Overview: This is a predicted structure of a 691-nucleotide part of an RNA (large-subunit ribosomal RNA, domain II) from a Eubacteriaceae bacterium.
Context: one part of a larger RNA
C1' cells in the first nucleotide's frame, strides 16, 4: 500500500416539552406488595399515591372569587360551558448520567524500581616497560666552624614517554553492521586513578567536581496499576435509497471575538385572514426630506484690485506733525472652495390613500434546525497613498449551495438555472480561414504599424476626411540668373565699434524695379559671404491654422520564442458603419416517460383518466421506502440438491435492491403480517489479520 473482518446518536429515569396512535373519560392510572398458573411470563387482587376537575394570596385564610387597601374605590390575577383530562406505546428534542466515536499535554492515590546510572559505606583486586633524578645520606674539596662546591648514593612527583586499563578530540558511518558502535586519529595512564563483590539513599523524593545531569534505551519531576470512559468551547471520523422544501456567514449582549444566548433567515404541523383586496410588482394621487447637482446669503477657507480703521518703519530731543514702494480688520468690485456651509435643490428610494391590471400569498402559535471566518464584480462612500487579490459600511448580482455554453486555461465576469430519454428542432452570450461546429459572406470606408495582439505626460511634414485664412496666369511657392545701392563708418561708447560687442533714437532721408541705419556667418576693426526686399527665367498651384478618424515614437527583466489559445492573417482572417445567412447551451420548443402540488371528471371502493404549474442544491427540516440479524403467527421450498460462493449470461424496479439461468457447494431455508435491534463502511496518520 491493497484486500477481508471489526469500527461511531445508545441505554436508564413514577424526569420534562411536543407530535402520532390506542384505552377509558369528569375522570384517568395504579406503585410496592399479595394470590393463581403451564412461571425472567401471564391473569387477577392491591386506590397507598399521582395528574385532572378552582382560583387568589408570602401566608394564616377565603373561595367563583381572591389579593392589595381604611374602603362598597381603583387596580392585579381568576371565573362567567368558547370546559378535557389521564394512562400506555411509538417518535422528535431537552435534562441528569461517559451520552455519537477515537484523541491529549496533565492532576491525585497506592505500589515497584539504585542488576543501568549518581554519590556514599564495607571488603578486595589492578596499573608492561622506559625517562627524569627532589629531599636525605656518603665521600672529597673548602672554612676557625658553618654555609658552600664537586662527585656519588638515593628514588620523590595530582612529573615525562608509552601498553594493559579508563576515556572520547577530529572524521567516516548516520533508511548504520550498531536505538551510541566500528575504523583511523586523539587524551589520561601512582592518581581528585581504574575495577570486582556486598550494602545504603526513592519520585516534589534521591543523587549530582552543577549539565535541569542521572535515578533500568523513559526525567523541568521515573515506572506500574488505580481514580478513569479525567476534561478537550479543539482536530479528525460518523456506514442504505428515493421524494418535497431549503438557509446563514447579520444585529444586540457575552473575560466575548474560531464558543455561546435571543432576534433574523430555513423547515414541518395546526389555526386564522384574503381575491367583498392580504402580500409583492406595475398604474394614479398625496406627503415628509436636504443627498447628487448648484450656489456663496449664513459659517469658514481663499484670489486680485480699490477705499480704508489700525499697525510696522523713517524724520523730529520729545510732543504735535510729516513721509512710506511695508502689513492690514472692515467695506466695494472681481474670480473660487467645503463631510461637520445653504437665501436653492433633483432622480431614485420611503410613507399613506385610491382603482383592481399581473403574480400568489399574508399573519399567528407550536415542534425541529442550521448559520454568527464569507468571497468577488458593478455602483455610492469612509480608511489607505483618489495603493493592494487591502480594509470597513451601503445598494445590487453571482459564487457560497449552481451543473451547462462563452471568456485558450480560470468559484465570484458574460449567457443561462440541469426531473429522465431522443444520431429531433430553434436560439442566448460568443462566434463562422485551419486546428474547430458555422461566411475565405455582401456593400462602403479606414489602417501599413503585424497597429490589431498591453501603457502616460509629451513629441512628430505618417495618413484619410472636413472647415477657415493668406499668396497665385496682372505669373504665386521651390530652384536657377541678376540686383540688394546712396547720405553713412547714423549718434554714443570704445584702443577700434565701419549694418552685425554694447547703449540710444525705434528709424530719418535720397536714388529706385527693389534694397532694414540691417536676418545670420565672418574680421582685431574693415573686407568678404548671405538674408529680408526687387527684376528675370519657369508655368500651376502654394503656405498657414483648426476639428475629427486610424496609425508612429515615448516602450528596459530576469531559463529560446512567451502581451492573438496556436497555425497563420494585410482591397484582411485587422478597425468603423450597414445588411443577409449560418453555427452555437443541460435555455425555448417537439415527442415519450417519472414524480410533486392544485383543480376537474368517472367509479360502490381499491383506484383510473384529464388539465395547469412545479421538480439545481451545501448546512438543515419534512416524507416514503430497501436491506441485514433475531422473535411470534400463517403459508411454502429442499439430496430429483438448501444456504453460501462464482459468472465480459438474462430480466425487473425511480433507487436501495429483487429475481432467472449456469457452475460450485452438500443441509438447511424462503415469503407474508407483526415485533425487536450489537442493522448498512471508503476515508477516523482508525483497530486486527492476510498478502
Nucleotide at each position: 500500500g491493497c484486500c477481508a473482518g471489526c469500527g461511531a446518536g445508545u441505554u436508564g429515569c413514577u424526569g420534562g416539552c411536543g407530535u402520532g396512535c390506542a384505552g377509558c373519560a369528569a375522570g384517568g392510572c395504579u406503585a410496592a406488595g399479595c394470590g393463581g398458573c403451564a412461571a425472567a411470563g401471564c391473569c387477577g387482587c392491591g386506590g397507598a399515591g399521582c395528574c385532572g376537575c378552582a382560583g387568589g394570596g408570602a401566608a394564616a385564610c377565603c373561595g367563583a372569587g381572591c389579593c392589595u387597601g381604611a374602603a362598597a374605590a381603583g387596580g392585579g390575577c381568576g371565573a362567567a360551558u368558547u370546559a378535557a383530562g389521564u394512562u400506555g406505546c411509538a417518535u422528535g428534542c431537552c435534562g441528569c448520567a461517559g451520552a455519537c466515536c477515537c484523541g491529549a499535554a496533565a492532576c491525585c492515590g497506592u505500589g515497584u524500581g539504585a542488576u543501568c546510572u549518581a554519590g556514599c559505606c564495607a571488603c578486595g583486586c589492578c596499573c608492561a616497560g622506559a625517562a627524569u633524578g627532589a629531599a636525605g645520606c656518603g665521600a672529597a674539596g673548602g672554612u676557625a666552624a658553618a654555609g658552600c662546591u664537586u662527585c656519588g648514593u638515593g628514588g620523590a612527583g595530582g612529573u615525562u614517554c608509552g601498553a594493559a586499563c579508563c576515556g572520547g578530540u577530529g572524521u567516516c558511518u548516520g533508511u548504520g553492521a550498531a536505538a551510541a558502535a566500528g575504523g583511523c586519529u586523539c587524551g589520561g595512564a601512582u592518581g581528585a586513578g581504574g575495577c570486582a563483590u556486598g550494602g545504603c539513599u526513592a519520585g516534589g523524593g534521591g543523587a549530582g567536581a552543577a549539565a535541569u545531569u542521572c535515578c533500568a534505551a523513559u526525567c523541568g519531576a521515573a515506572c506500574a496499576c488505580g481514580g478513569a470512559g479525567a476534561u478537550a468551547g479543539c482536530u479528525g471520523g460518523u456506514u442504505c435509497u428515493c421524494c418535497c422544501c431549503g438557509a446563514a456567514a447579520u444585529a444586540g449582549c457575552u473575560u466575548u471575538a474560531g464558543g455561546g444566548c435571543u432576534a433574523g433567515c430555513g423547515u414541518g404541523c395546526c389555526c386564522c385572514c384574503a381575491u367583498u383586496g392580504u402580500g409583492g410588482c406595475g398604474g394614479g394621487c398625496g406627503g415628509a426630506g436636504g443627498u447628487a447637482g448648484a450656489g456663496c446669503u449664513c459659517u469658514g477657507a481663499a484670489u486680485u484690485g480699490g477705499c480704508a480703521a489700525g499697525g510696522g518703519g523713517g524724520c523730529g530731543g520729545a510732543a504735535a506733525g510729516c513721509c512710506u514702494g511695508c502689513c492690514g480688520a472692515g467695506c466695494c468690485a472681481u474670480a473660487u472652495c467645503a463631510a461637520a456651509c445653504u437665501g436653492c435643490g433633483a432622480a431614485u428610494g420611503c410613507c399613506g390613500c385610491c382603482a383592481g391590471g399581473c403574480c400568489a400569498g399574508g399573519g399567528g402559535g407550536c415542534g425541529c434546525a442550521g448559520c454568527c471566518a464569507g468571497a468577488c464584480u458593478g455602483c455610492g462612500g469612509g480608511a489607505g497613498a483618489u495603493a493592494a487579490g487591502u480594509u470597513c459600511c451601503g445598494c445590487a448580482g453571482u459564487c457560497g449551495a449552481g451543473a451547462g455554453g462563452g471568456a485558450a486555461a480560470a468559484a465570484g465576469c458574460c449567457c443561462a438555472g440541469a426531473c429522465c430519454a431522443u444520431c429531433g428542432u430553434u436560439u442566448a452570450a460568443g462566434g463562422c480561414c485551419c486546428c474547430a461546429a458555422a461566411g475565405u459572406g455582401c456593400a462602403g470606408g479606414c489602417u501599413a504599424a503585424g497597429u490589431g495582439g498591453a501603457a502616460a505626460a509629451g513629441g512628430a511634414u505618417g495618413u484619410g476626411c472636413a472647415g477657415c485664412c493668406g499668396c497665385c496666369c496682372a505669373g504665386a511657392c521651390a530652384g536657377c540668373c541678376a540686383g540688394g545701392a546712396u547720405g553713412u563708418u547714423g549718434g554714443c561708447u570704445u584702443a577700434g565699434a565701419g549694418g552685425c560687442a554694447g547703449c540710444c533714437a525705434c528709424c530719418c532721408a535720397u536714388u529706385c524695379a527693389a534694397a532694414g541705419a540691417g536676418u545670420g556667418c565672418g574680421u582685431a576693426a574693415c573686407a568678404g559671404c548671405u538674408c529680408a526686399c526687387u527684376g528675370g527665367u519657369c508655368g500651376a498651384g502654394u503656405g498657414g491654422c483648426u476639428g475629427c478618424g486610424c496609425g508612429c515614437c515615448g516602450a528596459a527583466a530576469a531559463u529560446u520564442a512567451c502581451a492573438c489559445g496556436g497555425g497563420g492573417c494585410u482591397a484582411a482572417a485587422g478597425c468603423c458603419u450597414g445588411c443577409c445567412g449560418c453555427c452555437g447551451a443541460a435555455g425555448g420548443c417537439a415527442u415519450g416517460g417519472g414524480g410533486c402540488a392544485g383543480g376537474g371528471g368517472c367509479g360502490a371502493a381499491g383506484g383510473c383518466c384529464c388539465c395547469u404549474g412545479c421538480c439545481g442544491g451545501u448546512a438543515g427540516g419534512g416524507g416514503a421506502g430497501c436491506u441485514u440479524c433475531g422473535c411470534g403467527g400463517g403459508c411454502g421450498g429442499g439430496g430429483c440438491g438448501a444456504a453460501g460462493c462464482g459468472c465480459a449470461g438474462c430480466g425487473c424496479g425511480c433507487a436501495g435492491g429483487c429475481g432467472c439461468g449456469c457452475g460450485u457447494g452438500g443441509a438447511c431455508u424462503g415469503c407474508c403480517c407483526g415485533c425487536g435491534a450489537g442493522a448498512g463502511a471508503g476515508a477516523a496518520u482508525g483497530c486486527u489479520g492476510g498478502c